[in-house]
RNA sequence: GAAGUUGGCCGGACAGUCGCCGCCCGCGCAAGCGGGGGGAGGAAAGUCCGGGCUUCAUAGGGCAGGAUGCCGGCUAACGGCCGGGCGUCGUGAGGCGACGGAAAGUGGAACAGAGAGCUGAACCGCCGAUGGCUGGACUGCAUGGCCCGCAAGGGUUGUGUGGUUGUACCCGAACCAGGCGCAAGCCGGGCAAGGGCAGCACAGGUAAGGGUGAAAAGGUGCGGUAAGAGCGCACCGCUCGACUGGUAACAGCUCGAGGCAGGCUAAACCCCAUCCGAAGCAAGACCAAAUAGGCAAGCGUUGACGGGGCCCCCUGAGCUUGCGGGUAGGUUGCUUGAGGCGUGCAGCAAUGUACGUCCUAGAGGAAUGACUGUCGGCAGCGGGCAACCGCUGCGUCACAGGACCCGGCUUACAGGCCGACUUCGCCU
Numbered sequence: 001g002a003a004g005u006u007g008g009c010c011g012g013a014c015a016g017u018c019g020c021c022g023c024c025c026g027c028g029c030a031a032g033c034g035g036g037g038g039g040a041g042g043a044a045a046g047u048c049c050g051g052g053c054u055u056c057a058u059a060g061g062g063c064a065g066g067a068u069g070c071c072g073g074c075u076a077a078c079g080g081c082c083g084g085g086c087g088u089c090g091u092g093a094g095g096c097g098a099c100g101g102a103a104a105g106u107g108g109a110a111c112a113g114a115g116a117g118c119u120g121a122a123c124c125g126c127c128g129a130u131g132g133c134u135g136g137a138c139u140g141c142a143u144g145g146c147c148c149g150c151a152a153g154g155g156u157u158g159u160g161u162g163g164u165u166g167u168a169c170c171c172g173a174a175c176c177a178g179g180c181g182c183a184a185g186c187c188g189g190g191c192a193a194g195g196g197c198a199g200c201a202c203a204g205g206u207a208a209g210g211g212u213g214a215a216a217a218g219g220u221g222c223g224g225u226a227a228g229a230g231c232g233c234a235c236c237g238c239u240c241g242a243c244u245g246g247u248a249a250c251a252g253c254u255c256g257a258g259g260c261a262g263g264c265u266a267a268a269c270c271c272c273a274u275c276c277g278a279a280g281c282a283a284g285a286c287c288a289a290a291u292a293g294g295c296a297a298g299c300g301u302u303g304a305c306g307g308g309g310c311c312c313c314c315u316g317a318g319c320u321u322g323c324g325g326g327u328a329g330g331u332u333g334c335u336u337g338a339g340g341c342g343u344g345c346a347g348c349a350a351u352g353u354a355c356g357u358c359c360u361a362g363a364g365g366a367a368u369g370a371c372u373g374u375c376g377g378c379a380g381c382g383g384g385c386a387a388c389c390g391c392u393g394c395g396u397c398a399c400a401g402g403a404c405c406c407g408g409c410u411u412a413c414a415g416g417c418c419g420a421c422u423u424c425g426c427c428u
Stems, first nucleotide, its partner, number of pairs: 001424010012375007020039002023036005041399001045410002048408005053280004065276005070084005085099001086097004100271002105269002107265002123210002125206003130203002132200004136165013169196003175190002178187003218236006237260001238258005243252003284332004294323006305316004339358008376397001377394007
């Protein structure tokens, strides 16, 4: 200097004019007038999680349902935060991770693929050790024997020589016939038990290689084999146990055992552990009209009328007084709070604690706005080597606005400031 990572902060400033909503003081019977002082955010948002507060309920427990899920710590609490472990991505600073259990059971794995799961899969490929089959067949030409036929010719069986097809060969006791020999014996031939060799790829073997798939049963090498394979061995990896370190998760260039997984999937059911009673400020508390109705007492009609069992009887009307509930309305809950800021101390940190200091919206369907000027910002154009200067435009110049409060998370956000760190390049 360039490119990044991460944490924190700001997110227009000043002045003037006119308004809006509460509060306090003064004057006024009141309406109102005058003065003073205050009036959105880092997310006020989404309402996702946790807590305070309130009511219901309240002897305790459970079922159902929901949430969370490596370890330790913080906290009022949390699904939050801090620190650590492991995995994974990144050269790195760092980022991300519902990160318990698949050795209890149930289920799932679309498509593709031969095979998708317990002692498993043979599609291509490899082998074919072992077992099986073959060691000739078909055909052209020539030629011989035998049979049928008067003949022409036909049938059959050999031999020789070519062609096609993946091999089609070798050894061979006994046995059979032959030759030579006076004989003992010798010679070659045929058949063939058996053996070798070759072929086929039929049975079968093979998970090394190819192919399918998100996933196909450790990796590399050597040996081994018919070909292969943890089949054997070495190293790496894995599992289990011990030891060491660590509070723990976990780690180890430590030791031993095991040829080696009990395949994957639990933001599938499920199992295990921990936590959760429900509803919410329209919670709730207090005061309390008018009208209607209710209850009680007194007065009064007892003639007519309604209702209830036949007359008799009961009951209802009207007036006065008192009581109580609820509605409208009003007051409260309401903002001093797990509060903000500063400093010290403890702690790596989250956080805790001591001291000092500050008070900062509280309404009601809801005020916090508009305009002007100066500065700042952004964009464009022009000038200048550059720093920068000039002109023009923009208030749409970010995201966005409280409603009981607080702690978090998530999401949105023009532009800017500060700290720490990483990688690369150059110079000394």
Predicted 3D model of a 428-nucleotide RNA (Bacterial RNase P class A) from Chitinimonas prasina. Rfam family: Bacterial RNase P class A. By type it is a ribozyme. Model confidence (mean pLDDT): 76 of 100.